[in-house]
RNA sequence: GAACAAUAUCAGCCGAAUCCUGGUUAUCCAGGUACGGGGGACGAUUUUUAUGGGGUUAAUGUGCAUUGCACACGGGCAACUCCUGCCCGCACCCGUCAACUAACCUCGGAGGCGUAGGAGGCUAUCAUA
Numbered sequence: 001g002a003a004c005a006a007u008a009u010c011a012g013c014c015g016a017a018u019c020c021u022g023g024u025u026a027u028c029c030a031g032g033u034a035c036g037g038g039g040g041a042c043g044a045u046u047u048u049u050a051u052g053g054g055g056u057u058a059a060u061g062u063g064c065a066u067u068g069c070a071c072a073c074g075g076g077c078a079a080c081u082c083c084u085g086c087c088c089g090c091a092c093c094c095g096u097c098a099a100c101u102a103a104c105c106u107c108g109g110a111g112g113c114g115u116a117g118g119a120g121g122c123u124a125u126c127a128u129a
Stems, first nucleotide, its partner, number of pairs: 012113003019032005035108005043100001050096001052097001053094004060072005073089005080120005
């Protein structure tokens, strides 16, 4: 000096999940909030009843098969787009029931991590003419 690994931390990252006030003696309670989700008429349309159905989420489908691969599609990587590269495609809930849907009703407002580059376009603000 370089590479690899581990720990801690930072810049930041995923996500709707940030911020504020008061109390109490405090890893708690209450109220709000940026931001998110569900239910729910007319209407008109299409959809459905054990192979049950449905919701949140990117988290699904198909094929083969030696049970793990492949393809399609969806999502992430420090504002946006494209290219390349590297990754992810979990989990939970309702309980026989819900399409969309104005009014209206109702719920969440967590948690987990710890840095990929290149190119391009556009917008806003200020000043001058």
Source information: Predicted 3D model of a 129-nucleotide RNA (c-di-AMP riboswitch aptamer (ydaO/yuaA leader)) from Alicyclobacillus suci. Model confidence (mean pLDDT): 76 of 100. Rfam family: c-di-AMP riboswitch aptamer (ydaO/yuaA leader). Rfam's curators write: This family represents a conserved RNA structure found upstream of the ydaO and yuaA genes in Bacillus subtilis and related genes in other bacteria. Lineage of the source: Bacteria > Bacillota > Bacilli > Alicyclobacillaceae > Alicyclobacillus. It was read from a public genome assembly, where an Rfam model found it.